[in-house]
Context: one part of a larger RNA
RNA sequence: UGACGGGGGCUCGCACAAGCGGUGGAGCAUGUGGUUUAAUUCGAUGCAACGCGAAAAACCUUACCUACCCUUGACAUCCUCAGAAUCUUCUGGAGACAGAAGAGUGCCUUCGGGAACUGAGUGACAGGUGCUGCAUGGCUGUCGUCAGCUCGUGUCGUGAGAUGUUGGGUUAAGUCCCGUAACGAGCGCAACCCUUGCCCUUAGUUGCCAGCGGUUCGGCCGGGAACUCUAAGGGGACUGCCGGUGAUAAACCGGAGGAAGGUGGGGACGAGGUCAAGUCAUCAUGGCCCUUACGGGUAGGGCUACACACGUGCUACAAUGGGCAGUACAGAGGGUCGCUAAGCCGCGAGGUGGAGCUAAUCCCAGAAAGCUGCUCUUAGUCCGGAUUGGAGUCUGCAACUCGACUCCAUGAAGUCGGAAUCGCUAGUAAUCGCGAAUCAGAAUGUCGCGGUGAAUACGUUCUCGGGCCUUGUACA
Numbered sequence: 001u002g003a004c005g006g007g008g009g010c011u012c013g014c015a016c017a018a019g020c021g022g023u024g025g026a027g028c029a030u031g032u033g034g035u036u037u038a039a040u041u042c043g044a045u046g047c048a049a050c051g052c053g054a055a056a057a058a059c060c061u062u063a064c065c066u067a068c069c070c071u072u073g074a075c076a077u078c079c080u081c082a083g084a085a086u087c088u089u090c091u092g093g094a095g096a097c098a099g100a101a102g103a104g105u106g107c108c109u110u111c112g113g114g115a116a117c118u119g120a121g122u123g124a125c126a127g128g129u130g131c132u133g134c135a136u137g138g139c140u141g142u143c144g145u146c147a148g149c150u151c152g153u154g155u156c157g158u159g160a161g162a163u164g165u166u167g168g169g170u171u172a173a174g175u176c177c178c179g180u181a182a183c184g185a186g187c188g189c190a191a192c193c194c195u196u197g198c199c200c201u202u203a204g205u206u207g208c209c210a211g212c213g214g215u216u217c218g219g220c221c222g223g224g225a226a227c228u229c230u231a232a233g234g235g236g237a238c239u240g241c242c243g244g245u246g247a248u249a250a251a252c253c254g255g256a257g258g259a260a261g262g263u264g265g266g267g268a269c270g271a272g273g274u275c276a277a278g279u280c281a282u283c284a285u286g287g288c289c290c291u292u293a294c295g296g297g298u299a300g301g302g303c304u305a306c307a308c309a310c311g312u313g314c315u316a317c318a319a320u321g322g323g324c325a326g327u328a329c330a331g332a333g334g335g336u337c338g339c340u341a342a343g344c345c346g347c348g349a350g351g352u353g354g355a356g357c358u359a360a361u362c363c364c365a366g367a368a369a370g371c372u373g374c375u376c377u378u379a380g381u382c383c384g385g386a387u388u389g390g391a392g393u394c395u396g397c398a399a400c401u402c403g404a405c406u407c408c409a410u411g412a413a414g415u416c417g418g419a420a421u422c423g424c425u426a427g428u429a430a431u432c433g434c435g436a437a438u439c440a441g442a443a444u445g446u447c448g449c450g451g452u453g454a455a456u457a458c459g460u461u462c463u464c465g466g467g468c469c470u471u472g473u474a475c476a
Stems, first nucleotide, its partner, number of pairs: 001476002003473003007470007015460002019424005026315008034306002042053002064301007073125001077124002079121005086103007107114002127290002130288003136284002138279003141275001143273001148187006154163003167178003193267004198235007208224002212222003238261001241255005317417001321376007333364003338357002343352003383414001388409007430452007
């Protein structure tokens, strides 16, 4: 100087408390461990691994296993020789591949040849998702959006170092003020950026419709530029004003005006460092290793196994509910290899059909919870939907291993969950649906979007984590 303390003081955080809803019990989905297996590819492992890499494992992906094949190789550069390239058909085979037949003679040219492509050969080389993240770059997680981390000059100390950065107040903040052997400065904080909340200006189609006219009653038409909205530019909030407290300071408390008030809400943004944290399987890369194989191709299988254990979720156990009928209101997205309307067929998944749309125009697209009425009356039920049988639809060469969905039948566990444990402070929790990425198909996951919309916070004694000062130390 740090680190640590079941030392002290101050202080913060959904850390506790106060509340609301869960997990832990059930069934299923998904990930992991374990076990099994020819293989169940690899990585991630307290917080900070476990719906994680994977924003899509039937083939492919795919790295694993089995079998069958190739050896200058699937890919790159160089050399030699031959042939334009390319396309079609047939045979064997699981296919990779092997064999045969036919079509085809192009472009530039100084007529030597050249460019592109294919085949054969030679070796230099290719190739490796093989090892080492404890050799590395880059990227990332974490403490933590915590308020810290440092430097120059000066001063003090033999020196390591200290001071500044401590102290008194204050703040979300090393934020600001005052004091001060320090005076300044840098990286962080804040602000500048995006979005949302109010107003104005400009603009008016595909969007809008107050007033006027028409109407097939649909902003549909004429028209309008007010309103909504869209998207560009401005304004607006600064403790600016008032009162009080305070050291007359910084600031705090209350108030006015205001759409908004003291950082208005949300996001992006993550200092110096810590964990030899994670990643050699995104990529790059040192070293080591393989080179007729640890490289490459193909088919099938596996990654989907299942006594079990754990994590994360979905659906429930019902009446604030289930069923049936009627009826209302979003936002944000996507669409030409696409979204697909009306109509018709089917109980339905869907089929048919083909209008429109390169989209404020058309489509996905009927939002759901809600509201109104009827029914069920506490029951393993008209709750719950697992499982299984049968029949189908769709995607796709192909749904056996191993897809999603539909219909009929079946109707399991489950009556609110032990010890323990998690999230959340406001348009939040809870609850309800909608969309997108990935994607041929395949979400209860992920990322977004809106609808309805709470309860509680006395407080900081205690638990956990963090910051500052101080103290002890057989620790570095």
Predicted 3D model of a 476-nucleotide part of an RNA (small-subunit ribosomal RNA, 3' major domain) from an uncultured prokaryote. RNAcentral holds the full RNA, with entries from ENA. It matches the Rfam family "Bacterial small subunit ribosomal RNA".